Predicted 3D model of a 73-nucleotide RNA (transfer RNA) from Paramacrobiotus metropolitanus. Its Rfam family is "tRNA". Rfam's curators write: Transfer RNA (tRNA) molecules are approximately 80 nucleotides in length. The coordinates come from a structure-prediction model, not an experiment, and the mean pLDDT is 81.

RNA sequence: GCCUCUGUGGCUCAGCGGUUAGAGCAUCAGUCUUGUAAACUGAGGGUCCUGGGUUCAACUCCCAGCAGGGGCU
Numbered sequence: 001g002c003c004u005c006u007g008u009g010g011c012u013c014a015g016c017g018g019u020u021a022g023a024g025c026a027u028c029a030g031u032c033u034u035g036u037a038a039a040c041u042g043a044g045g046g047u048c049c050u051g052g053g054u055u056c057a058a059c060u061c062c063c064a065g066c067a068g069g070g071g072c073u
Stems, first nucleotide, its partner, number of pairs: 001072007010025004018056001027043005049065005
């Protein structure tokens, strides 16, 4: 330098162009317990990597960039 994959709560990941963007773990609170853990219930936390474009409508499609993984030279 070229090709390819990935980028979504703190972490690991889901998410047909159209409902309010979800799950597990973690955190916090409550119930239970003599107490802790476990279990159960609930809550908070996201401008979906950045900037443009297409569209009535974009996490989703297109382009460029940035970051990371893999491959080739």